SAM-I/IV (S-adenosyl methionine) riboswitch aptamer from uncultured Bradyrhizobium sp., 95 nucleotides, folded computationally. The RNAcentral record of the sequence draws on MGnify. Model confidence (mean pLDDT): 77 of 100. It matches the Rfam family "SAM-I/IV (S-adenosyl methionine) riboswitch aptamer". A reference for the family is Weinberg et al. (2008), "The aptamer core of SAM-IV riboswitches mimics the ligand-binding site of SAM-I riboswitches", RNA. Clan: SAM clan.

RNA sequence: GCAUCAAGAGAAGGGCUGACGCCCUCGCCAACCUGCCAAACCGGGCAAGGUGGUCUUCCCGAAAGGGAGAUGCGGCCAGCUUCGGCAACGAAACG
Numbered sequence: 001g002c003a004u005c006a007a008g009a010g011a012a013g014g015g016c017u018g019a020c021g022c023c024c025u026c027g028c029c030a031a032c033c034u035g036c037c038a039a040a041c042c043g044g045g046c047a048a049g050g051u052g053g054u055c056u057u058c059c060c061g062a063a064a065g066g067g068a069g070a071u072g073c074g075g076c077c078a079g080c081u082u083c084g085g086c087a088a089c090g091a092a093a094c095g
Stems, first nucleotide, its partner, number of pairs: 001073005010026001012025005027054003032050003035046003042095002057068004075086003
């Protein structure tokens, strides 16, 4: 700087803290990034690799809108730089 804050999903187990809260494990949810599938076209699809969420944001305003906050805008290896290298499911509907 851009996008989103609609919907969805835990009365789980454990650790730390005086508390707020944070962390780990398992489960679940969700297509933001990467990757993959499908494809004449259109609407697309898959939780695999990364995040994130599962605690559903707050304030001002009659509204429009504004402000704050949160999340995302891949990961790993190598290298002084340049040039490079590696992995990503048994999943992938339907009209």